């Protein structure tokens, strides 16, 4: 430091099936895409969801302790050249 190229790696949408209230996960098919698309939500911001709680203006409200690291900062560990 990352333009291109090899080996290896991951795997969106979707379809199956189990969890789960939902968001969303995990497993099995699939590849859109990825040089950290590898871990962290108990570092910051931001998305999503509304079970429980809350207001009584009752709903398409408000609220995360829930979720998302494939939304950006940051950390921490790595693989190719």
């Nucleotide at each position: 430091u990352a333009a291109u190229a090899a080996a290896a790696g991951c795997a969106a949408a979707c379809c199956g099936u189990c969890g789960g209230a939902a968001a969303c996960g995990g497993c099995g098919g699939g590849a859109c895409g990825c040089a950290a698309a590898g871990c962290c939500a108990u570092g910051g911001g931001g998305g999503c969801u509304a079970a429980g709680g809350u207001u009584u203006u009752u709903a398409u409200g408000c609220u995360a302790a829930g979720u998302c690291a494939g939304c950006c900062c940051g950390g921490c560990c790595g693989c190719u050249a």
The RNA shown here (c-di-GMP-I riboswitch aptamer) has 81 nucleotides and comes from a mouse gut metagenome. Its Rfam family is "c-di-GMP-I riboswitch aptamer". Gene Ontology term of the family: cyclic-di-GMP binding.